Predicted 3D model of a 76-nucleotide RNA (transfer RNA) from a Myxococcales bacterium. It matches the Rfam family "tRNA". Rfam classes the family as a transfer RNA. Its mean pLDDT, the model's own confidence on a scale to 100, is 81. The sequence is in RNAcentral, with records from ENA.
């Protein structure tokens, strides 16, 4: 150095044909309990790696850069 893949809540991920960001598990309340756990109710959390671009409208589509994983390193 080429190739491929990946980066979205506190951790593990969805989300795929561009239309106002979701689970799960943790965390805050309450309710239950002599208390904890457990189950139930309810909430809080995210400039979607980072700068541009298309485009009414961008996690999504294009570029250019950062970081992680995987192959590849000799054929012509």
């Nucleotide at each position: 150095g080429c190739g491929g893949g990946g980066a979205u809540a506190g951790c593990u991920c969805a989300g795929c044909a561009g239309g106002a960001a979701g689970a799960g598990c943790g965390c805050c309340u309450g309710u239950c309990u002599u208390a904890c756990a457990a189950a139930c109710a309810g909430g809080a959390g995210g400039u979607c790696g980072u700068c541009g671009g298309u485009u009414c409208g961008a996690a999504c589509c294009c570029g250019a850069c950062u970081c992680c994983c995987c192959g590849u390193a000799c054929c012509a």